[in-house]
RNA sequence: UCUUGUCAAAAGCAAACCUGCAGUAAUGCAGGGACGCAAAGCCACGGGUCCUCUCUUGUGAGGAUAGCCGGGAUGCCGAG
Numbered sequence: 001u002c003u004u005g006u007c008a009a010a011a012g013c014a015a016a017c018c019u020g021c022a023g024u025a026a027u028g029c030a031g032g033g034a035c036g037c038a039a040a041g042c043c044a045c046g047g048g049u050c051c052u053c054u055c056u057u058g059u060g061a062g063g064a065u066a067g068c069c070g071g072g073a074u075g076c077c078g079a080g
Stems, first nucleotide, its partner, number of pairs: 002080004012037002017032006035067001042072002045070003048065006
């Protein structure tokens, strides 16, 4: 450097649910809590799904989801 993730080891993250706050909503943030995760760290580029508005019901616009899939760059440890 390339490929790879199984024995590990050191770390890490945190589903559902509960409480509070924000938001029309999807949902997000904080605390608690762990279903799980080799990128469950980051990015809305493509697809999917969800919410709001509009509508000639065909569409269009805005938002959310990275723990739905693909993709992009980056990273810990190990093996070859």

c-di-GMP-I riboswitch aptamer from Desulfuromonas sp., 80 nucleotides, folded computationally. The coordinates come from a structure-prediction model, not an experiment, and the mean pLDDT is 84. The model forms 95% of the base pairs in the Rfam consensus. The sequence was found by an Rfam model in a public genome assembly. The organism belongs to Desulfuromonas, within Bacteria. It matches the Rfam family "c-di-GMP-I riboswitch aptamer". Its family is annotated with cyclic-di-GMP binding in the Gene Ontology.